Molecule: transfer RNA
Organism: Opitutia bacterium
């Protein structure tokens, strides 16, 4: 340098046009249990601004920028990183 995959909450990873801002696991809070903790079981758990004492609530955010759509995490184009596989060079 050619060619192919990927890039989604703390971690992993499904999701491939619509009521998913987002399954499940694990983690992590919290409860039930128990003399106590483990384990189970149930429930919550992503950041940011902005209302609200609070609890909540609106909103925007799927690598970044820009597009197509009534409608993008998903389709296009750029770029940016990883990772594979081939090529050269030493």
């Nucleotide at each position: 340098g050619g060619a192919g995959a990927g890039g989604u909450g703390g971690c992993a990873g499904a999701g491939u046009g619509g009521u998913u801002g987002a399954a499940u696991g694990c983690g992590c809070c919290g409860g039930u249990c128990u003399c106590g903790a483990a384990a189970a079981c149930c429930g919550g758990u992503a950041u940011g601004c902005c209302c609200g004492a609070a609890a909540g609530g609106g909103u925007a955010u799927c690598g970044u920028g820009g597009g197509u759509u009534c409608g993008a995490a998903u389709c296009c184009c750029a770029c940016c990183c990883u990772c594979u596989c081939c090529g050269c060079c030493a």